Predicted 3D model of a 545-nucleotide part of an RNA (small-subunit ribosomal RNA, 5' domain) from Acetothermia bacterium UBA7521. It matches the Rfam family "Bacterial small subunit ribosomal RNA". On this family, see Yusupov et al., Science 2001: "Crystal structure of the ribosome at 5.5 A resolution". Its mean pLDDT, the model's own confidence on a scale to 100, is 84.
Context: one part of a larger RNA
RNA sequence: GGGUGAACGCUAGCGGCGCGCCUAACACAUGCAAGUCGAGCGAUCGGCUUGCCAAAGCCGCAAGGCCGAGGCAAGUACGGAGCGGCAAACGGGUGAGUAACACGUGGCCAACCUGCCUCCGCGACGGGCAUAACCCUCCGAAAGGAGGGCUAAUACCCGAUGGCCUUCUUGGGGCUCAAGCUCUGGGAAGUAAAGGCACUUCGGUGCCGCGCGGUGAGGGGGCUGCGGCCCAUCAGCUAGUUGGUGAGGUAAUGGCCCACCAAGGCAACGACGGGUAGGGGGCCUGAGAGGGUGGCCCCCCACAUGGGGACUGAGACACGGCUCCGACUCCUACGGGAGGCAGCAGUGGGGAAUCUUGGGCAAUGGGCGAAAGCCUGACCCAGCGACGCCGCGUGCGGGACGAAGCCCUUCGGGGUGUAAACCGCUUUUCUAGGGGAAGAAUAAGGCGCGGAGGGAAUGCCUCGCCGAUGACGGUACCCUAGGAAUAAGCCACGGCUAACUACGUGCCAGCAGCCGCGGUAAUACGUAGGGGGCAAGCGUUAUCC
Numbered sequence: 001g002g003g004u005g006a007a008c009g010c011u012a013g014c015g016g017c018g019c020g021c022c023u024a025a026c027a028c029a030u031g032c033a034a035g036u037c038g039a040g041c042g043a044u045c046g047g048c049u050u051g052c053c054a055a056a057g058c059c060g061c062a063a064g065g066c067c068g069a070g071g072c073a074a075g076u077a078c079g080g081a082g083c084g085g086c087a088a089a090c091g092g093g094u095g096a097g098u099a100a101c102a103c104g105u106g107g108c109c110a111a112c113c114u115g116c117c118u119c120c121g122c123g124a125c126g127g128g129c130a131u132a133a134c135c136c137u138c139c140g141a142a143a144g145g146a147g148g149g150c151u152a153a154u155a156c157c158c159g160a161u162g163g164c165c166u167u168c169u170u171g172g173g174g175c176u177c178a179a180g181c182u183c184u185g186g187g188a189a190g191u192a193a194a195g196g197c198a199c200u201u202c203g204g205u206g207c208c209g210c211g212c213g214g215u216g217a218g219g220g221g222g223c224u225g226c227g228g229c230c231c232a233u234c235a236g237c238u239a240g241u242u243g244g245u246g247a248g249g250u251a252a253u254g255g256c257c258c259a260c261c262a263a264g265g266c267a268a269c270g271a272c273g274g275g276u277a278g279g280g281g282g283c284c285u286g287a288g289a290g291g292g293u294g295g296c297c298c299c300c301c302a303c304a305u306g307g308g309g310a311c312u313g314a315g316a317c318a319c320g321g322c323u324c325c326g327a328c329u330c331c332u333a334c335g336g337g338a339g340g341c342a343g344c345a346g347u348g349g350g351g352a353a354u355c356u357u358g359g360g361c362a363a364u365g366g367g368c369g370a371a372a373g374c375c376u377g378a379c380c381c382a383g384c385g386a387c388g389c390c391g392c393g394u395g396c397g398g399g400a401c402g403a404a405g406c407c408c409u410u411c412g413g414g415g416u417g418u419a420a421a422c423c424g425c426u427u428u429u430c431u432a433g434g435g436g437a438a439g440a441a442u443a444a445g446g447c448g449c450g451g452a453g454g455g456a457a458u459g460c461c462u463c464g465c466c467g468a469u470g471a472c473g474g475u476a477c478c479c480u481a482g483g484a485a486u487a488a489g490c491c492a493c494g495g496c497u498a499a500c501u502a503c504g505u506g507c508c509a510g511c512a513g514c515c516g517c518g519g520u521a522a523u524a525c526g527u528a529g530g531g532g533g534c535a536a537g538c539g540u541u542a543u544c545c
Stems, first nucleotide, its partner, number of pairs: 001545004006541005013392006019385002021350001026348003030345003035086003040083002045079002047076007057066003093303003103227007112220003117216001119214005125159004134149006165190011195208005229275003236266003241263006248256001278300004282293004305326005328339004356382001358381003364378001365376004395425004405416004430482006439472001445466004450461002489534003493530001494515003500529005510517002
């Protein structure tokens, strides 16, 4: 000199864009943060619609009429619950642990998996019995649970058909360092499926789904070369240890696990142990080499009260799933239960220190859905904080041999100083009034050209035109009016280092980054005037180069 997620002191007009618990991975009140599909299923409750019956009441002399509590039946996915499907493994948070194939980079898998999506091929036949919801009975304070009965499905099960799928077997070709891989024949065995909606000339057709196999894309798993901390005042470490055979397990290799056998394996090129630490892209500094660092954003990893375990699933050993042990908090009828903010906000606590219990799904993106749409504290915005960077303003011109005040003085004068007053001008900003965005692309749907398929229609595909929707926000921005009006501080002035005098004080009070100042003329303490530096900031402290 530069930098910072900063803090502290004094000060403070505005805007834009960013950033904001570095400490206790301490404990958490409250609300919200993951749902959705009725075009998979059942009318069980409520709602709604329709039909029938109908009390009371009203009219009528009566017959009858009106109204209609309520009841019954049928229908309807509007609300709640339920079965079923998909999602919930993403998105969001944190950095505790981890010195490790965790990360980075380059390879390998002839040792692997992959829901939704793309494309291709083939198929979807025949049957079955359950169960939740609901009803009844019962246990329990609750959380919840038990038994009996009824019912549906894209829930579940059985059978059929099967192929280029799987396993075994038997030939041929190609390739590979190899265990083998790959292409192509024959034989044997095994494994599938589901419907819904719309239109219909009732034959079907279209769309969304379903099963098997292949393909691509994207995602993941495993192995490996090399690279990146400190301590040798850690020198020896190791029994699943190192290797083999076999078996198990996994999507898959492997001592991953196990039985048996052998006695190996690692290490001064630093094993083992201890300390510290998430890694990278980057960021800061520096001419560079290097040094330091890993906050925001992006990629990867790890974790979700401490620890263990598996279940479901294409995917988890799963933050807002299950289960067990521990600590803690809460409820309890004392038998037993409930909970997990390192999601967003917020509270207590710790700390020098770090924000609103805000608005909106309008945009972008995600989940579900044919769609309308629903959900989304992701996100987009707003709020608070000079925490940072950038921009703007606090006026401009004229104005005296030069007011007053204040300071200095050799008492002559000098300084503040064109500074002020005063005159003229401007209006960024401010105040008031008025106008007022872009961000919105299109969706559903409508119209039109064309296309594939079909006998045709609806529908499907491409393209064009039209066609709702704005949280921010009456914000940005623009116009008009008014008036210099609303807006300057902080630090330092002995040398380093730019900026000097006076008074007070008298080794006192004090200053200080280093050298050092202060004991009666202190440019070094305190105050004032003046001058210097930076400026909505200026200094100090901490830390890195």